[in-house]
Molecule: Bacterial RNase P class A
Organism: Lujinxingiaceae bacterium
């Protein structure tokens, strides 16, 4: 000074107008209603409404709704079985997770770093396309060797996985001996399996001994097995109040105890036993209903308020941990819409980029004009992942180059 990793970070900024949501406060209007009284005036006064005064107001992703939760409702969401989804190294962090940190292990790059759906292929079943002789009981197309025949071209029969082709893969690699050629046939090293030390919370390293009968080809985002996890539905959840018109359906038994007056083939209440209904498959367990009130169908018929934003918050800062994160101590309050607000326009400015001057050895300062500035828009609410996008800036590792 150039390359390249990685990571965090902004989504301009002031002011003037002109609108838009919704809050708060005053002032008028108007009033559900309360309350005074025989009745009324009178008094209070919610919600609305108009005016004006303050103050606030879209995101890093708000998006895709892909994964986890919180909250509601289904009484609980309790136990087994079974289906059916998912998750998949190891240990940690988290309310939790499919995320995040850190490590192993196995891949890639010179290095920083990056990638990996990373349990099990000696439990069973499946597939392995085209090429190939042969794709998992191995396998002889070529070549090589050995006997037989030969017309001397070869042909025939066996032997050989060493060599050649073919493929994503070809049944351990290499060298040596060995052999007619050959081959774990032998034997050294790699590498592989088993046993066993040490070290590590673990994955998992590493060292020994022993095995050539080294037994085992890929492929589980195929079927499967191992383990672990998951009840549904989704703020149109739910809740309150208003409005309409309202009609139909279904909704047990038994004996037992108690009371009551109308003494009954009675009628109240009380547990019990068995049905049913319901509680997203089944069993168990619980549990609620089984006639004045529940529930369903059909019809009609409304959008008014609560849920609603203080929350696993946000900032700062210390301390503990490689780290993710966590705990303490201050300190902040930061949209709540419902055809859906958060916006237009001028002005000055900031950033980058281009052009032309001034300065300057350069680097750079500085000055005028020009231009650009993106993706996108809350809807109950938090943690992730992911996809979209503009101009930058910041820090750190690395690898080259040169200077000291």
């Nucleotide at each position: 000074c150039g390359g390249c990793u990685u990571u965090g970070u902004g989504g301009g900024a002031u002011g003037g107008u002109c609108g838009c949501c919704g809050g708060u406060c005053u002032g008028c209007c108007c009033g559900g209603g309360c309350u005074u009284u025989a009745a009324a005036c009178g008094g209070c006064a919610a919600a609305g409404g108009c005016a004006g005064g303050c103050g606030g107001g879209a995101g890093g992703a708000a998006a895709g709704u892909c994964c986890g939760g919180g909250c509601a409702u289904c009484a609980c969401a309790g136990g087994g079985u079974a289906a059916g989804g998912g998750u998949g190294g190891u240990c940690g962090g988290u309310a939790a997770c499919g995320c995040c940190g850190a490590c192993c292990g196995g891949g890639g790059g010179u290095a920083a770093c990056c990638c990996c759906a990373g349990g099990g292929a000696a439990a069973g079943u499946g597939c392995c396309a085209c090429a190939g002789a042969a794709a998992a009981c191995a396998g002889a197309c070529c070549g090589c060797c050995a006997g037989g025949c030969u017309a001397c071209g070869g042909c025939u029969c066996g032997g050989u996985a060493a060599g050649g082709g073919u493929g994503a893969a070809a049944a351990g690699g290499c060298g040596a001996g060995g052999u007619a050629a050959g081959a774990g046939c032998u034997c050294a090293c790699c590498g592989g399996g088993a046993c066993g030390g040490c070290g590590g919370u673990g994955a998992c390293g590493u060292c020994g001994u022993c095995c050539g009968u080294c037994a085992u080809g890929g492929u589980a985002a195929a079927c499967c097995c191992c383990a672990c996890c998951c009840g549904a539905u989704g703020c149109a959840a739910g809740g309150u109040a208003a409005a309409c018109a309202g009609a139909g359906g279904u909704c047990g038994a038994g004996a037992c105890g108690u009371c009551g007056c109308u003494u009954g083939u009675c009628g109240g209440c009380g547990g019990c036993u068995c049905c049913g209904a319901g509680g997203u498959a089944c069993c168990c367990g619980c549990c609620u209903c089984g006639c004045u009130g529940a529930u369903c169908u059909c019809a009609g018929g409304u959008a008014a308020c609560c849920g609603c934003u203080u929350g696993a918050g946000c900032c700062c800062a210390c301390u503990g941990g490689c780290a993710a994160c966590a705990g303490u101590g201050g300190g902040c309050c930061u949209a709540g819409a419902u055809g859906a607000a958060u916006g237009g326009c001028c002005a000055u400015u900031g950033u980058c980029g281009c052009g032309c001057g001034u300065u300057g050895c350069a680097a750079g300062a500085u000055g005028c004009g020009c231009g650009a500035a993106a993706c996108a828009g809350a809807a109950c609410c938090c943690g992730g992942c992911u996809u979209a996008u503009c101009a930058g800036c910041a820090a750190a590792a690395c690898c080259g180059a040169u200077c000291a």